[in-house]
RNA sequence: GCGCUCGUAGUCUAGCGGUAGGACACGGCCUUGCCAAGGCUGUAGCCCGGGUUCGAAUCCCGGCGAGCGCA
Numbered sequence: 001g002c003g004c005u006c007g008u009a010g011u012c013u014a015g016c017g018g019u020a021g022g023a024c025a026c027g028g029c030c031u032u033g034c035c036a037a038g039g040c041u042g043u044a045g046c047c048c049g050g051g052u053u054c055g056a057a058u059c060c061c062g063g064c065g066a067g068c069g070c071a
Base pairs, nucleotide, nucleotide: 001070002069003068004067005066006065007064010024011023012022013021018054026042027041028040029039030038047063048062049061050060051059
């Protein structure tokens, strides 16, 4: 330098054009003599810019970052 894959919450992860879901963690409440476990509930996210579309996390282009391969 070229090619491929990937980027979603503090962490891991689902999503395939129509309300962004789950787990762990964290806060509150219940339960317990206390702790743990358990139950209920809450906070928190689409890497950046542009395009297509009535509508984009999703499709297209560019950039940035990570990984792999080739030279």